c-di-GMP-I-GGC riboswitch aptamer, 81 nucleotides, folded computationally. Model confidence (mean pLDDT): 84 of 100.
RNA sequence: GGCGAUAACGGCAAACCCGGCGCAAGUCGGGGGCGCAAAGCCAUGACUCCUUAGUUCACGAGGAGCGUCAGGCUACCGAAU
Numbered sequence: 001g002g003c004g005a006u007a008a009c010g011g012c013a014a015a016c017c018c019g020g021c022g023c024a025a026g027u028c029g030g031g032g033g034c035g036c037a038a039a040g041c042c043a044u045g046a047c048u049c050c051u052u053a054g055u056u057c058a059c060g061a062g063g064a065g066c067g068u069c070a071g072g073c074u075a076c077c078g079a080a081u
Stems, first nucleotide, its partner, number of pairs: 003078002011036002016031006034067001040073003044070003047065006054059001
C1' cells in the first nucleotide's frame, strides 16, 4: 500500500413520527434505526428528481440528490491474507 473480522474505540443514520424552512424536488432540528468501512468532503462526468418562459415534448435556464454509479481529496482501527 492492498484488504476488511460476529475484533476494539468510536462514527454516520433509511423508512416512519413531530416541528421549522422551501412553489417543489428536498433540507434543518428532535425522536427513530434499515443499513453503512468512507453512508466523511467536492455536483467534476453520467443518471434520477423538482421548478420554469416559450401551448406540449425535445431543447434552454435555475435548483435538489454524493445513502445511484464513476472520478477527485482526506481519514480511525488491525484479525486473516